[in-house]
RNA sequence: GGCGAGUAGCUCAGCGGAUAGAGCGCCUGUCUUACAACCAGGAGGCCGCUGGUUCGACUCCAGCCUUGCCCA
Numbered sequence: 001g002g003c004g005a006g007u008a009g010c011u012c013a014g015c016g017g018a019u020a021g022a023g024c025g026c027c028u029g030u031c032u033u034a035c036a037a038c039c040a041g042g043a044g045g046c047c048g049c050u051g052g053u054u055c056g057a058c059u060c061c062a063g064c065c066u067u068g069c070c071c072a
Stems, first nucleotide, its partner, number of pairs: 001070006009024004017055001026042004048064005
C1' cells in the first nucleotide's frame, strides 16, 4: 500500500423505515428423590469512535481506532 472484519458473555444474522434478532451460554420457574434434558418465562445491546448525506442510518459516504490476510 491492497482486501476483509468490528452488532448481547461467545458464534453470527439483520432490502435506508415498526420496540435491532437467532443459536449457545446465564437467571427464574416447571419436571425429578436429585441432576441433566425437555417445556415456560426473563435479564443482558444505544450496533468500534467522530463527522457527513437523508424526512429517517446498524445499513450509504469520509476520517480515525482495533484486528485478520496479502503485497512490497
Annotation:
Transfer RNA from a soil metagenome, 72 nucleotides, folded computationally. Its Rfam family is "tRNA". Rfam classes the family as a transfer RNA. Rfam links the family to the GO term triplet codon-amino acid adaptor activity. Rfam's curators write: Transfer RNA (tRNA) molecules are approximately 80 nucleotides in length.